[in-house]
RNA sequence: GCGUUCGUAGUAUAGUUGGUUAGUAUCUCUCGUUGCCAACGAGAAGGCCCGGGUUCGAAUCCCGGCGAACGCA
Numbered sequence: 001g002c003g004u005u006c007g008u009a010g011u012a013u014a015g016u017u018g019g020u021u022a023g024u025a026u027c028u029c030u031c032g033u034u035g036c037c038a039a040c041g042a043g044a045a046g047g048c049c050c051g052g053g054u055u056c057g058a059a060u061c062c063c064g065g066c067g068a069a070c071g072c073a
Stems, first nucleotide, its partner, number of pairs: 001072007010026004019056001028044005049065005
């Protein structure tokens, strides 16, 4: 340099033939239970890599960029 795959909460991930409020686990915080802690129960906060395009509507499709892994040179 070229090609393939990928990028979603702090972490790990689901969700894509475009459509209701982006889900789950864990972490954090609050409350309950307990003499206290742990465990357990309830609740809350937190996310679609960046820019542009298509569309009534984009995490999803298209283009460009950035980054990661692998392969080729």
Predicted 3D model of a 73-nucleotide RNA (transfer RNA) from a Candidatus Pacearchaeota archaeon. Taxonomically the source falls in Candidatus Pacearchaeota (Archaea, Nanobdellati). Its mean pLDDT, the model's own confidence on a scale to 100, is 80. RNAcentral holds the sequence, with entries from ENA. Its Rfam family is "tRNA". Its family is annotated with triplet codon-amino acid adaptor activity in the Gene Ontology. About the family: Transfer RNA (tRNA) molecules are approximately 80 nucleotides in length. The family's RNA type in Rfam is transfer RNA.